Overview
A computed fold for a 464-nucleotide part of an RNA from an uncultured bacterium, annotated as small-subunit ribosomal RNA, 3' major domain. RNAcentral holds the full RNA, with entries from ENA and SILVA.
[in-house]
Context: one part of a larger RNA
RNA sequence: UGACGGGGACCCGCACAAGCAGCGGAGCGUGUGGUUUAAUUCGAUGCUACACGAAGAACCUUACCCAGGCUUGACAUGCAGGUAGUAGUGAACCGAAAGGGGAACGACCCGCAAGGGAGCCUGCACAGGUGUUGCAUGGCUGUCGUCAGCUCGUGUCGUGAGAUGUUGGCUUAAGUGCCCUAACGAGCGCAACCCUUGCUGCCAGUUACACGUGUCUGGCGGGACUGCCGGUCACAAGCCGGAGGAAGGCGGGGACGACGUCAAGUCAGCAUGGCCUUUAUGCCUGGGGCUACACACACGCUACAAUGGGACGGUACAAUGGGUAGCCAAGCCGCGAGGCGGAGCCAAUCCUCAAAACGUCCCUCAGUUCAGAUUGCAGGCUGCAACCCGCCUGCAUGAAGUCGGAGUUGCUAGUAACCGCGCGUCAGCCAUAGUGCGGUGAAUACGUUCCCGGGUCUUGUACA
Numbered sequence: 001u002g003a004c005g006g007g008g009a010c011c012c013g014c015a016c017a018a019g020c021a022g023c024g025g026a027g028c029g030u031g032u033g034g035u036u037u038a039a040u041u042c043g044a045u046g047c048u049a050c051a052c053g054a055a056g057a058a059c060c061u062u063a064c065c066c067a068g069g070c071u072u073g074a075c076a077u078g079c080a081g082g083u084a085g086u087a088g089u090g091a092a093c094c095g096a097a098a099g100g101g102g103a104a105c106g107a108c109c110c111g112c113a114a115g116g117g118a119g120c121c122u123g124c125a126c127a128g129g130u131g132u133u134g135c136a137u138g139g140c141u142g143u144c145g146u147c148a149g150c151u152c153g154u155g156u157c158g159u160g161a162g163a164u165g166u167u168g169g170c171u172u173a174a175g176u177g178c179c180c181u182a183a184c185g186a187g188c189g190c191a192a193c194c195c196u197u198g199c200u201g202c203c204a205g206u207u208a209c210a211c212g213u214g215u216c217u218g219g220c221g222g223g224a225c226u227g228c229c230g231g232u233c234a235c236a237a238g239c240c241g242g243a244g245g246a247a248g249g250c251g252g253g254g255a256c257g258a259c260g261u262c263a264a265g266u267c268a269g270c271a272u273g274g275c276c277u278u279u280a281u282g283c284c285u286g287g288g289g290c291u292a293c294a295c296a297c298a299c300g301c302u303a304c305a306a307u308g309g310g311a312c313g314g315u316a317c318a319a320u321g322g323g324u325a326g327c328c329a330a331g332c333c334g335c336g337a338g339g340c341g342g343a344g345c346c347a348a349u350c351c352u353c354a355a356a357a358c359g360u361c362c363c364u365c366a367g368u369u370c371a372g373a374u375u376g377c378a379g380g381c382u383g384c385a386a387c388c389c390g391c392c393u394g395c396a397u398g399a400a401g402u403c404g405g406a407g408u409u410g411c412u413a414g415u416a417a418c419c420g421c422g423c424g425u426c427a428g429c430c431a432u433a434g435u436g437c438g439g440u441g442a443a444u445a446c447g448u449u450c451c452c453g454g455g456u457c458u459u460g461u462a463c464a
Stems, first nucleotide, its partner, number of pairs: 001464002003461003007458007015448002019411005026302008034293002042053002064288007073126001077125007088105002093100002108117003128277002131275003137271002139266003142262001144260001149188006155164003168179003194254004199222007208213002225248001228242005304404001308363005314358001321352003326345002331340003370401001375396007417440007
C1' cells in the first nucleotide's frame, strides 16, 4: 500500500421489511446430470451452466454409430506430360444409394493454318480435418456493475515503499456540486450530446371521410432551466412546500459498461501459432442415433375450480408487424382440420386483423357440466419420405390433481398480475421457448435492527 475480520461509523440496492403473484407437491413440454446404448456428436457447470450455443435434429442439418464406396480427392492454386468424337448429356447392366460401367448423342474461345486456351486424364507439389491445445492467441462475450470509481502531470512531504491531490464539513442518483484545504490542474468514467415516448406550432401529404379539413404519417421547431414565490441551510451547493404547466426537480423507457477481476467462456461462428492425421482423424452415400429411461435437478405450460366452467353469438374495443417460390378476399363443399375457387396486393391502397370484458341462460361444491394426461378409431396438411420421430381435426376414452414440506423467485406503476395478437427461425413442426405489441389493471414500502451484494472513511492483523 492492499486484502481480510462472526471490528467500528456513514451510505446505497426489490437486499430485508410491507404487499401481490408464483416456484417447491400433480400431469405435460424443454434443458441438464446419471444410467443405458453400436451411437445416444460436441461445448456450457456456484453466483456468471442447466427453454444456454440451437432464431426450428423425420432425410438434409450432423459434427456420432453401422454398412457400402472414393483416394490430387466435394473445394483452391501452381508445374510437367498426355488427350480429339474431347468437354458435356448419358441408355443397358451391378447396386439400398453413392459408386462402378459405358452403347448412343454431342459442343466453346483465339487463329488462314500450325497451334494455343478452356475442359478432361495421368503424375507431382498440395488440398482437407467440427482432430488437440481458450493454460500459446486475435476477435467477441459474461460477471462484479450503470457500481462511482480508476489514474496522470507538476509541486510538496517522506531515507524509502509511498503519501498528498481523491481526506474533512454539507450535498447528490453520481469523485454530482459547494465550502475548507500543500496542493494546483488534467484524463478515463458520471452527466449531457443520440433514439423513443408524453404537450404544442408550422410545412407537406394517393390514410379517413362530414371532399378540404385533419385523426394520422413524415420533416423542421418550441417547451423544463430549481426559471418564479415562500421556507430552510453557512449570504453556498442544495433540500422542503407552492404557483403556473401536458409534463417538475434525472418526466418515463432505451442505446451507451472506466482502470481492472475471474489463466471466467468460446480453437464448434470466424481468424490463427504449435502439435497430430494423409487409401484416413479427409470425402460421398443408405440406414440408424442426437427423440433411449429405474431415477435426480433446473426453467416453463396447464390445472386443481363458482370473482369459476359451459352454451347463445346476443354485443363491442387494439397495437406492433409480415407478405410474389408470398399474403390470400368474396362465394361454394366439409361437423372440423381442410378442400375448391379465384378477386386484390411488390402493399398507409389488397390480405392477415383480437381475447379477456359486457348481456342472457344452465351448472350449486361433487373428483363434478372442474381438470385435461393417456389410449383407440376415423380423417386433414406439409414433405421424395411422417415406422423409429411431425403438426392439426372429429368421435370415444377420461389419469394424476381438492392449492403444495423444508426452502425459494419476480415485481415499486401503466409496474405486478391477467388477456390475447404479431414476428424471427421455418417445406412442415414437437414454440408451452425467444422477442416485440397492445387490452384490462392493482396492493404495499413503518423503517434500515437483521440476511445478501456494493461504496467511502477508520481500526486490528503472525496474510501478500

The coordinates come from a structure-prediction model, not an experiment, and the mean pLDDT is 82.